RNA sequence: CCAGGGGGCCGGGCAGCCGCGUCCUUCGCAAGAAGGCCGAGGAAAGUCCGGGCUCCACGAAACAAGGGUGGCGGGUAACGCCCGCCGGGCGACUUGCUUGCAGGGAAGCCCAGGGAAAGUGCCACAGAGAGUAGACCGCUCCUUCGACAAGCUCAGGAUGAGCGGGUUCUUGGAGCAAGGGUGAAAGGGUGCGGUAAGAGCGCACCGGGGUGGUGGCAACAUCACUCGCACGGCAAACCCCACCCGGAGCAAGACCGAAUAGGGGCGGCGCGCUGCUUGCAGCAGGUCUGUUUCGGACCCGACCGCUCGGGUUGGUCGCUUGAGCCGCGCAGCGAUGCACGGCCUAGAUGAAUGGCUGCCCAUGCCGAUACGGUGCCACCUGGCAUACCGUCGGCAGGACAGAACCCGGCUUACAGGCCCCCUGGCAUU
Numbered sequence: 001c002c003a004g005g006g007g008g009c010c011g012g013g014c015a016g017c018c019g020c021g022u023c024c025u026u027c028g029c030a031a032g033a034a035g036g037c038c039g040a041g042g043a044a045a046g047u048c049c050g051g052g053c054u055c056c057a058c059g060a061a062a063c064a065a066g067g068g069u070g071g072c073g074g075g076u077a078a079c080g081c082c083c084g085c086c087g088g089g090c091g092a093c094u095u096g097c098u099u100g101c102a103g104g105g106a107a108g109c110c111c112a113g114g115g116a117a118a119g120u121g122c123c124a125c126a127g128a129g130a131g132u133a134g135a136c137c138g139c140u141c142c143u144u145c146g147a148c149a150a151g152c153u154c155a156g157g158a159u160g161a162g163c164g165g166g167u168u169c170u171u172g173g174a175g176c177a178a179g180g181g182u183g184a185a186a187g188g189g190u191g192c193g194g195u196a197a198g199a200g201c202g203c204a205c206c207g208g209g210g211u212g213g214u215g216g217c218a219a220c221a222u223c224a225c226u227c228g229c230a231c232g233g234c235a236a237a238c239c240c241c242a243c244c245c246g247g248a249g250c251a252a253g254a255c256c257g258a259a260u261a262g263g264g265g266c267g268g269c270g271c272g273c274u275g276c277u278u279g280c281a282g283c284a285g286g287u288c289u290g291u292u293u294c295g296g297a298c299c300c301g302a303c304c305g306c307u308c309g310g311g312u313u314g315g316u317c318g319c320u321u322g323a324g325c326c327g328c329g330c331a332g333c334g335a336u337g338c339a340c341g342g343c344c345u346a347g348a349u350g351a352a353u354g355g356c357u358g359c360c361c362a363u364g365c366c367g368a369u370a371c372g373g374u375g376c377c378a379c380c381u382g383g384c385a386u387a388c389c390g391u392c393g394g395c396a397g398g399a400c401a402g403a404a405c406c407c408g409g410c411u412u413a414c415a416g417g418c419c420c421c422c423u424g425g426c427a428u429u
Stems, first nucleotide, its partner, number of pairs: 001425010012360007020039002023036005041400001045411002048409005053249004066245005071085005086113001087111004093104005114240002119238002121234003136180002138176005146168003151163004188206006207229001208227008253317004263308006269301002272283005285299006324343004329338003361398001363396007372389003375384003
């Protein structure tokens, strides 16, 4: 320099003016006023996982049902998250030659990455055959009907007659699974031998199964021996195995509690009836009971008084000090843990966190400039911004998005900008 990758951070700045919310101070009887501190995010979002907290349910444990997770080890309060490792796929580049195939393969990216040798099920279309494989084209052998035909025999003047290696073809039978074809997938791959043609039929290498050794905590790797190859794929179908999980959620939940209207209890009273001089008089609720104009028990009810309790509007708490943030050190490959020091950083509730102006900055567009650098065209002196950078002027101009109990993650959205790191190739020192 070229190419391929990874990670982190910011996401407008300053000033002035006006405004909003909690809290604090002062003034004020109060309403309120003045001053001061603080006042959104990396995702506050989706509400997809995991927890704290609260209430509800529940002896414990185990089992069942339902749901979830799924290589191994570690981290964590926990996780489906994170870190490290293993395996597979991709991968710039590179090696070899048969030049379009094979091998190697960095940084890094991706993987629902347990079990298909417990069982069930499925494998569309195409295709002969899709799982106890199969035979369409094709290859080979035999048979049969023809055609052509080297050559041989007979006869001969010539034409000719017979046999016929071989080639090709029709019918039928048998063998094969190499090649073609179908498909996402066709019962290991490449090569040599072998064969009538073929085939793990035999052999070498690669792949695979089994057994054992070695290394590793493990996933797994590697080596040796052995087996001609058995076990096609799908579990994001049921299922099996291992592990995990009680439910609802701050509208959780706790407290205070107005007017009004209900409800419960206690007590008073008997709203009623009759009469008339029409505002007075008399009698008095019902049932049962004791011998009685007197009493007891129970019941009913309009109104009045006292009292209790629940609910609605509303208010207070929950509410922000927390698995917290910053700095530094130690341990660890790392996620992370530990120790020390410092800091307090929204808490609204029809819901504050904003607006205007000026200057600056990233960026974009337009115009000017041949004066400076690079470049181009002419060719000795110029031109080109219908080349780029610089310079000058003008205009525009900052995305996605808005806390609502709080944390840890994941996912999704995001104009523009800054910084760091890794790998390969080439060149130079």
This is a predicted structure of a 429-nucleotide RNA (Bacterial RNase P class A) from a Sphingomonadaceae bacterium.
Lineage of the source: Bacteria > Pseudomonadati > Pseudomonadota > Sphingomonadales > Sphingomonadaceae.
The RNAcentral record of the sequence draws on ENA.
The gene name in the source record is rnpB.